[in-house]
Molecule: SAM riboswitch aptamer (S box leader)
Organism: Eubacterium limosum
RNA sequence: UUAUCAAGAGUGGUAGAGGGAACUGGCCCAAUGAAGCCCGGCAACCUGCGUAAGUGUGGUGCCAAAUCCAGCAUUUCUUUUCAUGAAAUGAAAGAUAA
Numbered sequence: 001u002u003a004u005c006a007a008g009a010g011u012g013g014u015a016g017a018g019g020g021a022a023c024u025g026g027c028c029c030a031a032u033g034a035a036g037c038c039c040g041g042c043a044a045c046c047u048g049c050g051u052a053a054g055u056g057u058g059g060u061g062c063c064a065a066a067u068c069c070a071g072c073a074u075u076u077c078u079u080u081u082c083a084u085g086a087a088a089u090g091a092a093a094g095a096u097a098a
């Protein structure tokens, strides 16, 4: 820089208190066992094979919840107005691959 990010993936072993990227605010997961590690699996970005559809050899990646949700902007709804609240779209930030 480009592409993708609402699909998919364990009733296993080990371990023993945290985890969901960071900050803030929420909301969740966790002693009916978190992280990590092993095994297992998913997927198909690159790669191998194939005219192709595909396949799943190798390299990554991934395996609660949309990238768990919001944060900034615009629009719409709600409201007499403001505030609050809700929704949609986009951005920002982030993740992964090349």
Stems, first nucleotide, its partner, number of pairs: 001098005010039001012038003018029003023071004040063003045059002048055002067093001072090006